Context: one part of a larger RNA
RNA sequence: UGACGGGGACCCGCACAAGCGGUGGAGCAUGUGGUUUAAUUCGACGCAACGCGAAGAACCUUACCUGAACUAGAAUGCGAGGGAAGAUUGGGUAAUUCCAAUCGUCUGGGCAACCAGACCCGAAGCAAGGUGCUGCAUGGCUGUCGUCAGCUCGUGUCGUGAGAUGUUGGGUUAAGUCCCGCAACGAGCGCAACCCCUAUCAACAGUUGCCAUCAUUAAGUUGGGAACUCUGUUGAGACCGCCGUUGAUAAAACGGAGGAAGGUGGGGAUGAUGUCAGGUCAUCAUGGCCUUUAUGUUCAGGGCUACACACGUGCUACAAUGGACGGUACAAAGCGUCGCAAUCUCGUAAGAGGGAGCCAAUCGCAAAAAGCCGUUCUCAGUUCGGAUUGAAGUCUGCAACUCGACUUCAUGAAGCUGGAAUCGCUAGUAAUCGCGGAUCAGAACGCCGCGGUGAAUACGUUCCCGGGUCUUGUACA
Numbered sequence: 001u002g003a004c005g006g007g008g009a010c011c012c013g014c015a016c017a018a019g020c021g022g023u024g025g026a027g028c029a030u031g032u033g034g035u036u037u038a039a040u041u042c043g044a045c046g047c048a049a050c051g052c053g054a055a056g057a058a059c060c061u062u063a064c065c066u067g068a069a070c071u072a073g074a075a076u077g078c079g080a081g082g083g084a085a086g087a088u089u090g091g092g093u094a095a096u097u098c099c100a101a102u103c104g105u106c107u108g109g110g111c112a113a114c115c116a117g118a119c120c121c122g123a124a125g126c127a128a129g130g131u132g133c134u135g136c137a138u139g140g141c142u143g144u145c146g147u148c149a150g151c152u153c154g155u156g157u158c159g160u161g162a163g164a165u166g167u168u169g170g171g172u173u174a175a176g177u178c179c180c181g182c183a184a185c186g187a188g189c190g191c192a193a194c195c196c197c198u199a200u201c202a203a204c205a206g207u208u209g210c211c212a213u214c215a216u217u218a219a220g221u222u223g224g225g226a227a228c229u230c231u232g233u234u235g236a237g238a239c240c241g242c243c244g245u246u247g248a249u250a251a252a253a254c255g256g257a258g259g260a261a262g263g264u265g266g267g268g269a270u271g272a273u274g275u276c277a278g279g280u281c282a283u284c285a286u287g288g289c290c291u292u293u294a295u296g297u298u299c300a301g302g303g304c305u306a307c308a309c310a311c312g313u314g315c316u317a318c319a320a321u322g323g324a325c326g327g328u329a330c331a332a333a334g335c336g337u338c339g340c341a342a343u344c345u346c347g348u349a350a351g352a353g354g355g356a357g358c359c360a361a362u363c364g365c366a367a368a369a370a371g372c373c374g375u376u377c378u379c380a381g382u383u384c385g386g387a388u389u390g391a392a393g394u395c396u397g398c399a400a401c402u403c404g405a406c407u408u409c410a411u412g413a414a415g416c417u418g419g420a421a422u423c424g425c426u427a428g429u430a431a432u433c434g435c436g437g438a439u440c441a442g443a444a445c446g447c448c449g450c451g452g453u454g455a456a457u458a459c460g461u462u463c464c465c466g467g468g469u470c471u472u473g474u475a476c477a
Base pairs, nucleotide, nucleotide: 001477002476003474004473005472007471008470009469010468011467012466013465015461016460019425020424021423022422023421026316027315028314029313030312031311032310033309034307035306042053043052064302065301066300067299068298069297070296077126078125081121082120083119086103087102088101089100090099091098106117107116108115109114129291130290132289133288134287138285139284140280141279142278143276145274150189151188152187153186154185155184156165157164158163169180170179171178195268196267197266198265200236201235202234203233204232205231206230210225211224214223215222239262242256243255244254245253246252318418322377323376324375325374326373327372328371334365335364336363339358340357344353345352346351384415389410390409391408392407393406394405395404431453432452433451434450435449436448437447
């Protein structure tokens, strides 16, 4: 100087408390451990691994296993030489870039021979390849403490020196934020602001959007309008600016006015010096090592989907604030030509037929759901719950057996609110309700977004956890 203390002081955080809803019990989904297996590819392991890499394993992916095949090789360039490209047929194999036959003969110049060019095949050779090992050799990217308020430097001063001072102190702040003081005076990286979205208003612009007034219609449908909504660009607006009180006459705090908004308005992006030899050699790049008829490459089938069990994360429930049936209302944000697909017809349905319109403020996905209005069920393992299983189907796709999603009929398990323990959340939040998107042929209860309805509680900081500042002790570095 640090680190540590079941030392002290001060302060903060959904850290506790006060509340609301969960997890832990059930079934299922998903990840992991374990076990099994020819293989169940690999990585990730307290917080910070475990719906994680994977924004999507039937083949492919794929790295694993079994079997078969190739050896300058699956890609790219140069390349002697050959042929246009290529098409058809037959045979063989589990399958492939396997074998054979037939057909075909490009463009420009030239009568032609031939020359040049594009494309295909391609000997030798020069160059390969490796998801093999090492993240404790590395770059890059990234998690974490933590959006915590810290981390440093120059000069000066003090100390033999390591170092100290500044950065401590008194106040204050979300903040090393600001003020005052001070052997310090300044400065840098962080904080804040500058950026984006959102909340209010104005100006400009009115089509595909809007409709107050005037007509018109089944309908903003049409004429028309430019007010309103909305869309989009540019501005205004909030600064403790004004008033009062407190304060050291400071910084600031509290109350009030005005205001759409008040003290960082709400949200996002933004992550200092460093810590954990944190994670990643399997995104990529890369040193070293290993491999080179195999640890490379191709193909078929299988596996990654196994199942006495254990754990994590979720979904659905256990019901009446509910289930079922009928009627009826109101979103936002997205996506669509390899696509979204209306009206119509068929089917109980999944869906099929057909195809208007739309490269979209125009057309479509599209029905929002909870809600509201009625009817019914009456507390029961039930008209709750839907697992499991049987049968019949639909769709995608070369192909749904291993191993897809969905539909209908039948079946109708467990489950009556969950032990010890444990998680999230402070407002348009929790809870609850649906909608969309990425990936994607198909395949979400996951993920990322969007809106609808919409609470309770916070006395307080003694305690648990984490963090910051000062101080103290130390046999630790």